[in-house]
RNA sequence: CGGGAUGUAGUGCAAUGGUAGCACGCCGCUUUCGGGUGGCGGAAGUCCGAGUUCAAGUCUCGGCAUCCCGA
Repeated sequence: CGGGAUGUAGUGCAAUGGUAGCACGCCGCUUUCGGGUGGCGGAAGUCCGAGUUCAAGUCUCGGCAUCCCGA
């Protein structure tokens, strides 16, 4: 320098262009003499910018970061 892949909650991952979910974790209540376990409820997220579209996590373009291949 060229090509490819990935980027979503604190962590690990889902999500046919149409309500962003799951597990663990965190918080509150309950259960217990107390802790743990169990039960109920809650908070928290789409890497950045632009475009297409009635509607974008998803499609297009340009960046950024990480990884891989080539030179």
Model confidence (mean pLDDT): 84 of 100. Predicted 3D model of a 71-nucleotide RNA (transfer RNA) from a Minisyncoccia bacterium. The sequence is in RNAcentral, with records from ENA.